[in-house]
Context: one part of a larger RNA
Molecule: small-subunit ribosomal RNA, 3' major domain
Organism: uncultured Planctomyces sp.
């Protein structure tokens, strides 16, 4: 000077409390420990690892993870040196799981050319330099990223005090979401942060008017903006306006600003996003990339077949479905907003109880389509039962994608119908369009274990106005 206290004051935060919903018990999905195994590659390890890298593991990914089988200038990169047209390339025959050996046949290019042949680059082949390595070190590192935290702090420059470390400025009194701002002071001033400038939302307004839109007028239909036409509305999407304690009262130190009103589409940061100061944890990552040493070179490189990453006595996080009646079933019925589409998304229509299958219009999409929104509403059954809850598992029978579904997809039908009656101790989110609930899309991606993630509407609460405690964190 910091740091810590079962040391004080003062503040803040879903920290507590106040409420609503869960985890923790059951089934199953999914990571993870362990155990197993020939191998179950590898990192990640309170918070800050565990639906995490993986935004897609059947081969492939993939990784000396394992079994096995090949190959040595190499899958790939620059060059040096020799060879010679042998060659690339395409056919075919044998071995083989393949990779890859091996045999035969056909067979290429530029240049000069006296048509005999020379040469040359590139690919071949033989050599040598060298390649390669997801091998080890993240405690040799670059670079990104996590956390403390969007917490309000972090520090300089001159002055001034101090012998000096260093203080001071940054203390104090207010004051705010803030080291935000007034005022006071040996300090003046200043930087990075706060804020603000940027994107999204809310209101109005102008400009435009196709693919959107349809009030008015006209056509046409069983019926639709279907079509003349229109720019009023909606909405697209550029540009403006709009909030500043600007106006009033109160309260405050004549301030900063606090409260309350008014007018207003929003009122004291309006909501939300991007945006993390100096620094902490030798935090994570040498397996995205890059790199220094170190190892390795007929291998720890390289290429394949085929198995593992999916294994299961058991544990743990994180979900997803339930356990019913505010419900389950069944017919009817209504109203999103983001989004994707050409190797692509697929209308009508026809066949299938589906799943799919035929089928072919439209669409580089405001046009065409994925695409039936779903909770809701409306009538009807179920009568509190392990049941018309619940849906695990298993048996059969089809469908789809792929070279290929056995170890190891998805998905439909028909049949089976398990544990579960709201969950000990303990423990998690959330303060408003939020938590609960309902359903749509998209990435990855032939397909897909999508209950994940990462977006988007729909319905729509409950408390709290306090700061004793527990947790964290600033300030003295």
């Nucleotide at each position: 000077u910091g740091a810590c206290g079962g040391g004080g004051g003062c503040u803040c935060a879903c920290a507590c409390a106040a409420g609503c919903g869960g985890u923790g018990g059951a089934g199953c999905a999914u990571g993870u420990g362990g155990c197993u195994u020939a191998a179950u590659u590898c990192g990640a390890g309170g918070c800050a690892a565990c639906g995490c890298g993986a935004a897609g593991a059947a081969c492939c990914u993939u990784a000396u993870c394992c079994u096995g089988g090949a190959u040595u200038u190499g899958a790939c990169a620059u060059g040096g040196u020799c060879g010679g047209a042998u060659u690339a390339g395409c056919u075919g025959g044998c071995g083989g799981a393949a990779a890859c050996g091996u045999c035969a046949g056909u067979g290429a290019c530029g240049c000069c050319u006296u048509c005999g042949g020379g040469u040359g680059g590139a690919a071949c082949g033989a050599u040598c330099a060298c390649a390669g390595g997801u091998g080890c070190u993240g405690c040799a590192u670059g670079g990104c990223u996590g956390u403390c935290g969007u917490c309000a702090g972090c520090u300089c420059g001159u002055g001034u005090c101090g012998u000096g470390a260093g203080a001071u400025g940054u203390c104090g009194c207010g004051u705010u979401a803030a080291g935000u701002c007034g005022c006071u002071a040996a300090a003046c001033g200043a930087g990075c942060g706060a804020a603000a400038c940027c994107c999204c939302u809310g209101u109005c307004c102008c400009u435009a008017g196709u693919u959107g839109c349809c009030a008015g007028c006209g056509c046409g239909u069983c019926a639709u903006g279907g079509c003349g036409g229109g720019g009023a509305c909606u909405c697209u999407a550029g540009g403006g306006a709009g909030a500043c304690c600007g106006c009033c009262g109160g309260c405050g130190u004549c301030a900063a600003g606090c409260c309350g009103g008014a007018g207003g589409a929003a009122g004291g940061c309006g909501g939300g996003g991007a945006u993390g100061a100096c620094g902490u944890c030798a935090a994570g990552u040498c397996c995205u990339c890059a790199u220094g040493g170190c190892c390795u070179u007929u291998a720890u490189g390289u290429c394949c077949a085929g198995g593992g990453c999916u294994g299961c006595a058991c544990a743990c996080g994180u979900g997803c479905u339930a356990c019913a009646a505010u419900g389950g079933c069944g017919c009817g019925u209504a109203c999103a907003g983001a989004g994707g589409g050409a190797c692509g998304c697929c209308a009508a229509g026809c066949c299938g109880c589906a799943a799919g299958g035929c089928g072919g219009a439209g669409c580089a999409a405001a046009u065409c389509u994925c695409a039936g929104a779903a909770a809701g509403c409306g009538c009807g059954c179920c009568c509190c039962a392990g049941u018309u809850c619940g849906g695990a598992u298993u048996g059969c029978a089809g469908g789809c994608u792929g070279c290929a579904a056995c170890u190891c997809g998805c998905c439909u039908g028909c049949a089976u119908g398990a544990g579960g009656c709201c969950g000990g101790a303990a423990u998690c989110g959330c303060u408003a369009g939020u938590a609960a609930u309902c359903g749509c899309g998209g990435g990855u991606c032939a397909g897909c274990a999508a209950u994940a993630c990462c977006g988007c509407g729909g319905u729509g609460a409950a408390u709290g106005u306090g700061u004793u405690c527990c947790u964290g964190a600033g300030c003295c």